[in-house]
Context: one part of a larger RNA
Molecule: small-subunit ribosomal RNA, 5' domain
Organism: Caldibacillus debilis GB1
RNA sequence: GGACGAACGCUGGCGGCGUGCCUAAUACAUGCAAGUCGAGCGGGGCUUGAGGAGGGCUUGCCCUUCGAGAGCCCAGCGGCGGACGGGUGAGUAACACGUGGGUAACCUGCCCGUAAGACCGGGAUAACUCCGGGAAACCGGGGCUAAUACCGGAUAACACCGGGGGCCGCAUGGCUUCCGGUUGAAAGGCGGCCUUUGGCUGCCACUUACGGAUGGGCCCGCGGCGCAUUAGCUAGUUGGCGGGGUAACGGCCCACCAAGGCGACGAUGCGUAGCCGGCCUGAGAGGGUGGACGGCCACACUGGGACUGAGACACGGCCCAGACUCCUACGGGAGGCAGCAGUAGGGAAUCUUCCGCAAUGGGCGAAAGCCUGACGGAGCGACGCCGCGUGAGCGAGGAAGGCCUUCGGGUCGUAAAGCUCUGUUGUCAGGGAAGAAGGCGCGCCGUUCGAAGAGGGCGGCGCGGUGACGGUACCUGACGAGGAAGCCCCGGCUAACUACGUGCCAAGCAGCCGCGGUAAAAACGUAGGGGGCGAGCGUUGUCC
Numbered sequence: 001g002g003a004c005g006a007a008c009g010c011u012g013g014c015g016g017c018g019u020g021c022c023u024a025a026u027a028c029a030u031g032c033a034a035g036u037c038g039a040g041c042g043g044g045g046c047u048u049g050a051g052g053a054g055g056g057c058u059u060g061c062c063c064u065u066c067g068a069g070a071g072c073c074c075a076g077c078g079g080c081g082g083a084c085g086g087g088u089g090a091g092u093a094a095c096a097c098g099u100g101g102g103u104a105a106c107c108u109g110c111c112c113g114u115a116a117g118a119c120c121g122g123g124a125u126a127a128c129u130c131c132g133g134g135a136a137a138c139c140g141g142g143g144c145u146a147a148u149a150c151c152g153g154a155u156a157a158c159a160c161c162g163g164g165g166g167c168c169g170c171a172u173g174g175c176u177u178c179c180g181g182u183u184g185a186a187a188g189g190c191g192g193c194c195u196u197u198g199g200c201u202g203c204c205a206c207u208u209a210c211g212g213a214u215g216g217g218c219c220c221g222c223g224g225c226g227c228a229u230u231a232g233c234u235a236g237u238u239g240g241c242g243g244g245g246u247a248a249c250g251g252c253c254c255a256c257c258a259a260g261g262c263g264a265c266g267a268u269g270c271g272u273a274g275c276c277g278g279c280c281u282g283a284g285a286g287g288g289u290g291g292a293c294g295g296c297c298a299c300a301c302u303g304g305g306a307c308u309g310a311g312a313c314a315c316g317g318c319c320c321a322g323a324c325u326c327c328u329a330c331g332g333g334a335g336g337c338a339g340c341a342g343u344a345g346g347g348a349a350u351c352u353u354c355c356g357c358a359a360u361g362g363g364c365g366a367a368a369g370c371c372u373g374a375c376g377g378a379g380c381g382a383c384g385c386c387g388c389g390u391g392a393g394c395g396a397g398g399a400a401g402g403c404c405u406u407c408g409g410g411u412c413g414u415a416a417a418g419c420u421c422u423g424u425u426g427u428c429a430g431g432g433a434a435g436a437a438g439g440c441g442c443g444c445c446g447u448u449c450g451a452a453g454a455g456g457g458c459g460g461c462g463c464g465g466u467g468a469c470g471g472u473a474c475c476u477g478a479c480g481a482g483g484a485a486g487c488c489c490c491g492g493c494u495a496a497c498u499a500c501g502u503g504c505c506a507a508g509c510a511g512c513c514g515c516g517g518u519a520a521a522a523a524c525g526u527a528g529g530g531g532g533c534g535a536g537c538g539u540u541g542u543c544c
Base pairs, nucleotide, nucleotide: 001544002543003542004541006540007539008538009537010536013388014387015386016385017384018383019381020380021346026344027343028342030341031340032339035080036079037078040077041076043074044073045072046071047070048069051066052065053064054063055062056061087299088298089297097223098222099221100220101219102218103217106216107215111212112211113210114209115208116207117206119153120152121151122150128143129142130141131140132139133138159182160181161180162179163178164177165176166175167174168173188204189203190202191201192200193199194198225271226270227269232262233261234260237259238258239257240256242254243253244252274296275295276294277293278289279288280287281286301322302321303320304319305318324335325334326333327332352378354377355376356375360374361372362371363370364369391421392420393419394418401412402411403410404409425483426479427478428477429476430475431474435469440464441463442462443461444460445459446458447457448456449455486533487532488531489530490529491513492512493511497528498527499526500525501524508515509514
């Protein structure tokens, strides 16, 4: 000198864009952060109510009751999602990460392509109802019922077993074809038309196989901390055979056998630490660093465990143990902010219990749409960067006043006043966005499926409609110099000097050198003046 997630002191007008618990991975009140589908299914409730029955009957109304259908709400069964998104950096010196490879040892829901299929049956169970237990959380028993829930059978395979052939590889082996055998799939919903126990058809969903895409698992080479005042380490340890387990290789696990394996090219131990793209600095080499953003990993009160599932050993799922907090009728229960806000505590120190799903993205849904503290915005903080302003021109007899003075004067100083302007910004008023295109509905056109001039899918045109930010940005007008400057320094390094006070002082300064002990401080304090930077300026800390 540069840099910072900074803090502290003094000061502080505005805007844009960023950024903001580095400490206690401490404890958490409250609200919200993951749901959705009625076009999978059966119910309960409310509203409406075609129609039927009874009664009053001034034959067209009123009352009562049953009730198809439709709409809304509710929990339940079922499906998909809750493994994404969001947070944190505790642990981890490790194939965790980076980079380059391998997988002939593997998986992959939703999506895309190709091919084929979806046949015949069955038994349950929530909800509901009845009974019982419990303070509650909830639980038990009897009875009824549905499905895209569950089960059996059929058909079928490139799956498995046995056998034959062809091609190929770096070993285990891989690809392919034929024959025989074995196991072994499925589900419907909505719309349209019709010759309506049903048939045909469109869309969505379903099953099987192969391929793709995407995402992952596993393995290997190389690379990146300190201490040798850590020198020896190791019993599933190293290898083999057989088996178990997994999507898959493997001592991953187990039985048996052998006695190996690692280490000064630093094993083992201890300490420290998430890793990288990057970021800071530097001419570079290098050094430092890993906050924001992006990728990967790990974790979710602490420790352990599995279940479900394509995927988890699962932050807002489950079980066990522990610490802690809360409720309790003392029998027993409930909870997990390292999600967004917010609270206490710790600390030098780090924000609103805000608005909105309008956009982007995600989940579910045929869609409308619902959900979304992801996200888009607004708020707070000169925390940073950038931009703007606090006025401009003229103006001396160089006023008044301050300071200095050799008392002549010098200086603050064109500075002020004054005159003439401007209107950034400000205040008030008026106008007022872009971000919005989709989706959907209606009409029309093309194309495709189709028996169809039903209907649906895809594409296009026209019309209708959607903004949290926000009456914001921006534009225009009016008013009016009006509301907006400080901080540090002036002995040398280092740019900027005088006066007074003080007198080595219980005044003080100081980054280093050093200042202060009185006829006399440019170094202390104040003032005037000056220098530097400027909505900042200094100080402290850290890195280069």